[in-house]
């Protein structure tokens, strides 16, 4: 010391910009103890305007008493400012042979004579004033004149000097013109000539801004001759003559700007700036002119014009702060109407001295730089995990502070010296989500208020807002705003790029320019080196020294000013001059290739038209149709004629051409490339700004032509519409000739030329050699050169990819790019007949836009597979009616809440009369603990009666019992089915009847990631096998567990009964037994094991045996995850809320409402049925608050007695089916809703609002639109039963058995899903993203009635 960080994405690598971190300048918020130094301080805006005071005088020359006047010198300096100026203004180096210079210095010489006025003054006038007129008098270093020295000019002569060069200097002849000032002892003053010094004038080379949307400019312009003018050159000015002069190396025009030394920043190159100090220039309210003078065209001189201001008696006068102070205005922005001439300098003077807002000082200011301080320490107490922090009591020091004396200063002040007092007099600002050091602290707020450079925070648990408390950074400062540099290799000379990110002109030719092969000689422009002059000082650097240090100052040296000038040397490279060469380039010759171009001639199939013949009713067109054509004969067939356009096969990622582009055949003309030869020229070359030519299609102008096709148009369809896609027609056009246009995804999105850097293969053209041969104009092989392709090493690249046809490595030249948008737009110019082309911005807006690749998701992309919540093939339903039930809606005091596609809706809820219950109406009650009122003058509590009330010692009245606390108040608590399922746990649903999900090691890739897990076959399966940069492994699948189906063994009570006895041959009983059934334990069995076929295998198909066959059947378990899915109302739980009510209790009501919509069910509409009678067969399960046999009563529901059973023992239990009879197709002997009456059961209670029975009543309904659901075998369908909930109530859920089918053995069409692949601007992931128009508000720009200067 040259450094990065955040931001585009789900993630990645790039390109690219934005922001942050550094330094500097101005303004500004909050805050502030002291000293020194420097410097700044109305520069930025208004070169705007100024009240008042000051900023230039001096003098022994003369006059005057003085005031003052005349004369001399000075006033052209100093000081201020930066408007103008793009220029010899400035810088630097030169020139002046084209010039001047007061005062100063040096040298030489001189200062003789004469004369007339005038101011002040005196007096008289004019005027408001400023000022001014007349008369009279006077002096000078004022003025006039004569002489001398001298000088100047003109004309001529002579020789000489300097120099690069005489127009210069010197000498000389003639003519014209030119000077003094007194005095004094002195100093001094003054004149002439020459020289010096100083200061200036003029000229020239080179250097330093922007714009071409400024390309031509110029008429005194360029030059000449002669004049005027100047100190001096010159068109500086004038007359005449000529027609030049400048310009793409940017004239002219426009914009901006004083220039430099220097300053800021940077490692440097650079970029930006021009305030202060120094040098130069310019200006003095705007503009012009001039006098005096050595010097001005003059800041505090004159005159005039213009605009402003002041006075005025209206007739006239005055004025110029960009000097110092000060005021107004303008603004974000900037000081005192101070002191002194003491110092430094300047003017005048002989000097003393006078003057000086120059200057030196002081005052003000958080302008900058530097230095210092705001204390140090002991003990004790509290706190802290430790460090520490707070408080109290002491001790020490005194920088600083306060006070005093002296010194200091022009006068003060500071400082310095001495003394006294006393820790006393002195800390803030910003930040605290990331970048970026520092809080997962507390409270408030709730997409509000607000923050934020950028990303982004804030929608009720904010580390991001506002505060508090902590913490971090810097510290008399610390933050903000604006600007500049760096960061930025982000304008790239050092030091970038252009296939896809921004960027190669559509192509070629060629002018200027730039670059240029081999050899020799010369030269020395360029280059390098040496010597030398200059490049002011200040500034920068180094060293030393002086202020107490430092800042600061002084001295010395170096550097710098990147430069320019002079002299000399070198000779490689470049240049220049000359001479040569052949390899670059060109010419020539030879035989071949080609859709290269232009013109002419010839040909062909098809299409259309016309004619003739044949022929008969449709044709044409489409997914399907229709419009259309057709009896005036279509379509179709045959023949002939005619018209225009086009050129099948060959034909090929083949050929040719600069590109656009080019295809029937033949001929003519023209051009180019390749190969071969090595005959000629001898660097003649490369590139190419401007310029020129060519340039598809469409379009335009004029004239032809017009068969087919066909924008526009018309008609028919499609459609919600269809200004489209499809169909029928059809105009421009397409074609030709002559012009214009000048653009395309004009693309290889890749400029041209040259050189170098691995290969393999294919193909086209030419050449050479070889082999074969049917001897052909044959076939094949190798090599060389040139073209066209494909793969690929190295290398390159962000990657995709490129790779001798480079996007590799180098050289030369040109064009172009610099975040996105606005925009290829506007304006201007130019071209065009027009359409339009070329050139080409800004205001404003924005944090990204973009490239390549990755993982997912998606697709009305593709491939493979699967699924009755998919289809197909079937069976049965829902959707219509009545009723049950749930939801919505509506209503209501309340109709409590949750759930809303699949994945809410007979779901939570296992069915709400009270309870449940959360809702509504009304009425009551309740605060642990702490503190304060109160309380033995009796707190809280209990109670008879009365009263209030629906009811109640709940309140009140009256009275009694009993005896210590205390809701009246403040905090705090219990409780909450109050909120948040978007703060959570747990549990559950769906994806998922899916086959996926992940890891280790390794390999590939810059990386995200990939491979593994892909491919082929197979499977229900990521199941298995084979291949393979993968090899292994885990979860899931499978295995496993339960039930069921077969057999065996064991065990037989409460089970069973083959055999036995009794009974009536029955029901049944007994004894006996465990054979059967059954029960419940343990085993066996099934594994593609066997056979055949196919297959590499895995496996598939068929078969055998078997109770069972290919996971036997049915369940359980069910991955990583996703869905902010559901649930605070089951419980749990964070936060918030309510607290005498959102807590708790009671009574009544409601959840059961009812115009209506939806879901799930039940019952039917009937004869496969209904009714009556007869009659047969289950399983699961439940039972003490219970199940109840059996008996009696009742028509029934039910009631009254009551054995048994805590259960393989007792009890609760079938229906459909079957048999016989009736009904006979009807709103019925179907169907049962609704309603009336009566009865019964449960229960405190049956009105709102329960169940059951009987009688009566007998509605709708005659098979259900669009649509939609379930189901593949003991399944669907159908028939009942049990159980859960329960005091009562099942049309629900879950189980159980009885009867018992049809169809498929496929497919991916619909729906969905798995894998692979592909596209993507999606990633909140297609319910995505996004475009246009419109509405409102705001910003910028433009237009605009008009308005102002």
């Nucleotide at each position: 010391a040259u450094u990065c960080u955040a931001g585009u994405u789900g993630a990645u690598c790039c390109u690219g910009c934005u922001a942050g971190a550094g330094g500097c300048u101005g303004c500004u918020g909050c805050u502030c103890u002291u000293c020194g130094g420097a410097u700044g301080c109305g520069g930025u805006u208004a070169a705007g305007c100024c009240a008042u005071g000051c900023a230039a005088g001096u003098u022994u020359c003369u006059c005057g008493c003085g005031a003052g006047a005349g004369g001399g010198c000075a006033a052209a300096c100093u000081g201020c400012u930066c408007a103008g100026u793009a220029a010899c203004a400035c810088g630097u180096a030169g020139c002046u042979a084209a010039c001047c210079u007061a005062a100063c210095c040096u040298u030489a010489g001189g200062c003789g004579g004469a004369g007339g006025a005038u101011a002040a003054c005196a007096c008289c006038g004019g005027g408001a004033a400023a000022c001014u007129g007349a008369u009279g008098a006077u002096a000078a270093u004022a003025c006039u004149u004569c002489a001398u020295a001298u000088g100047u000019u003109u004309a001529g002569a002579u020789u000489g000097c300097u120099g690069g060069a005489a127009u210069g200097c010197a000498u000389u002849u003639a003519a014209a013109c030119u000077g003094a000032a007194a005095c004094g002892c002195a100093a001094g003053g003054u004149c002439u000539a020459a020289g010096g010094a100083u200061g200036g004038g003029g000229c020239u080379g080179c250097g330093g801004c922007u714009g071409a949307u400024u390309a031509g400019g110029u008429u005194g312009u360029u030059g000449g001759c002669g004049g005027a003018g100047u100190a001096a050159u010159a068109g500086c000015c004038c007359a005449c003559c000529a027609a030049g002069c400048c310009a793409a190396a940017g004239a002219u025009c426009a914009g901006u700007a004083g220039g430099g030394g220097c300053c800021u920043u940077u490692a440097g190159c650079g970029a930006g700036g021009g305030u202060g100090c120094c040098c130069c220039g310019a200006g003095a309210a705007g503009g012009a002119u001039c006098c005096u003078g050595a010097g001005a065209c003059a800041c505090u001189g004159a005159u005039c014009c213009u605009a402003g201001c002041u006075c005025u008696a209206c007739g006239g006068a005055g004025u110029g702060c960009a000097g110092c102070a000060g005021g107004c205005g303008c603004g974000a922005a900037a000081a005192u109407u101070c002191u002194a001439c003491a110092a430094u300098g300047c003017u005048c003077g002989a000097a003393a001295g006078a003057g000086u807002g120059a200057u030196a000082g002081a005052g003000g200011u958080a302008u900058c730089c530097g230095a210092a301080g705001u204390g140090u320490u002991u003990u004790c107490u509290c706190u802290u995990a430790u460090u520490u922090g707070a408080g109290a009591a002491g001790a020490c020091u005194u920088u600083u502070g306060u006070a005093a004396u002296g010194u200091g200063u022009a006068a003060a002040a500071a400082g310095c010296a001495u003394u006294a007092c006393g820790a006393a007099u002195a800390a803030g600002g910003g930040c605290u989500g990331g970048g970026c050091a520092a809080g997962a602290c507390u409270g408030g707020u709730g997409c509000c208020a607000g923050c934020c450079g950028c990303c982004g925070c804030g929608g009720u648990a904010a580390u991001a807002c506002c505060a508090g408390c902590g913490g971090c950074c810097c510290g008399a400062g610390u933050g903000g705003c604006a600007g500049c540099c760096a960061u930025u290799u982000u304008u790239a000379u050092u030091g970038g790029g252009u296939c896809u990110a921004a960027a190669g002109c559509g192509u070629u030719c060629g002018u200027a320019g730039c670059c240029g092969g081999u050899u020799u000689u010369g030269u020395a422009a360029a280059u390098u080196c040496c010597u030398u002059g200059u490049g002011a000082a200040a500034u920068u650097g180094u060293a030393u020294g002086g202020c107490u240090c430092a800042a600061c100052c002084a001295u010395a040296c170096u550097u710098c000013g990147u430069g320019c000038g002079a002299g000399g040397a070198a000779g490689a490279c470049u240049g220049c001059a000359a001479a040569a060469c052949u390899u670059g380039a060109g010419a020539c010759c030879g035989g071949a290739a080609g859709a290269a171009g232009c013109a002419a001639a010839g040909g062909g199939a098809a299409u259309g038209a016309u004619u003739a013949g044949g022929g008969a009713a449709g044709u044409g067109g489409u997914a399907a149709a229709a419009u259309g054509c057709u009896g005036u004969a279509a379509u179709c067939c045959u023949a002939a004629u005619u018209a225009g356009a086009c050129c099948a096969c060959c034909a090929a990622g083949a050929g040719c051409g600069a590109a656009g582009g080019c295809a029937c055949u033949u001929u003519g003309c023209u051009a180019g490339a390749a190969c071969g030869g090595g005959u000629c020229u001898g660097a003649c070359g490369g590139u190419a700004a401007g310029g020129a030519a060519c340039g598809a299609a469409a379009g335009c102008u004029a004239g032809g032509g017009g068969a087919g096709c066909g924008a526009a148009g018309c008609g028919g369809a499609u459609u919600a519409g269809a200004u489209a896609c499809c169909c029928g027609u059809g105009u421009a056009g397409u074609c030709c000739u002559a012009g214009c246009c000048g653009u395309a995804a004009a693309c290889g999105c890749u400029g041209c030329a040259c050189a170098c850097u691995a290969a393999a293969c294919a193909u086209c053209g030419c050449u050479u050699u070889c082999u074969c041969c049917u001897c052909g104009u044959g076939a094949g092989a190798a090599a060389g050169c040139g073209g066209u392709g494909c793969u690929g090493a190295a290398g390159c690249g962000a990657a995709g990819g490129c790779g001798u046809u480079a996007a590799g490595u180098g050289u030369g030249c040109c064009a172009c790019c610099u975040g996105g948008g606005a925009a290829g737009u506007a304006c201007g110019g130019u071209c065009g007949c027009a359409a339009g082309g070329c050139u080409g911005a800004a205001a404003c807006u924005u944090a990204a836009a973009g490239g390549a690749a990755u993982a997912g998701g998606c697709g009305g992309g593709g491939g493979a597979g699967c699924g009755c919540u998919a289809c197909a093939a079937g069976g049965g339903g829902u959707g219509a009616c009545g009723c049950g039930u749930g939801c919505g809606g509506u209503u209501c005091a309340a109709u409590u809440a949750g759930a809303u596609u699949c994945c809410a809706c007979a779901c939570c809820g296992u069915g709400a009369a009270c309870c449940u219950u959360a809702c509504c109406a009304g009425g009551a009650g309740c605060g642990a603990c702490a503190g304060c009122a109160g309380a033995a003058u009796g707190a809280a509590g209990g109670u008879c009666a009365g009263u209030c009330u629906g009811a109640a010692g709940g309140g009140c009245u009256u009275a009694c019992c009993a005896g210590a606390c205390a809701c009246g108040c403040u905090g705090a608590g219990a409780g909450g089915a109050g909120g948040u399922g978007c703060a959570u746990g747990g549990c559950c649903g769906a994806c998922g009847u899916c086959a996926g999900c992940c890891u280790g090691u390794g390999u590939c890739g810059u990386g995200a990631g990939a491979c593994g897990a892909u491919c082929u076959g197979u499977u229900a399966a990521a199941u298995c096998a084979g291949g393979u940069a993968a090899c292994a492994g885990g979860c899931g699948a499978g295995a496993c567990c339960c039930a069921u189906g077969u057999c065996c063994a064991u065990a037989g009570u409460u089970g069973c009964u083959c055999a036995c006895u009794c009974g009536a041959u029955g029901a049944g009983a007994g004894a006996a037994g465990c054979a059967c059934a059954c029960u419940a334990u343990g085993g066996a069995g099934a594994c593609u094991g066997c056979u055949u076929g196919c297959g590499c295998a895995a496996g598939c198909a068929a078969g055998a045996g078997g109770a069972a066959g290919g996971u036997g059947u049915g369940g359980g378990c069910u991955a990583c995850g996703u869905u902010a899915g559901g649930u605070g109302a089951g419980u749990a739980c964070g936060c918030c809320c309510c607290a005498a009510a959102u807590c708790c209790c009671c009574u009544g009501g409601g959840c059961u409402a009812c115009a209506c919509g939806c879901g799930c069910g039940c019952g039917g509409c009937a004869a496969u049925g209904c009714u009556g009678c007869a009659c047969a067969c289950a399983a699961u399960g439940a039972g003490a608050u219970g199940c109840a046999a059996u008996c009696u009563c009742g028509a029934a529901a039910g009631a009254g007695a009551a054995a048994g059973c805590c259960a393989a023992u007792c009890c609760c239990u079938a229906a459909a089916a079957u048999g016989c009879a009736g009904c006979u197709u009807a709103g019925u002997u179907c169907a049962a809703a609704u309603u009336g009456a009566g009865g019964u059961u449960u229960g405190c209670a049956a009105c709102u609002c329960a169940g059951c029975c009987u009688c009566a009543u007998g509605a709708c309904g005659c098979u259900g639109g669009a649509a939609u659901c379930c189901c593949u075998a003991g399944u669907a369908a159908u028939c009942g039963u049990g159980u859960u909930u329960u005091a009562u109530c099942a049309g629900a859920g879950c189980a159980c058995g009885g009867u018992g089918a049809a169809u498929a053995u496929g497919u991916c069409c619909c729906c969905g899903u798995u894998c692979c692949u592909u596209g993507c601007a999606c990633u909140c992931a297609c319910c995505g993203c996004c475009c246009a128009u419109c509405a409102a508000g705001c910003c910028a720009u433009c237009c605009a009635a008009g308005u102002u200067g």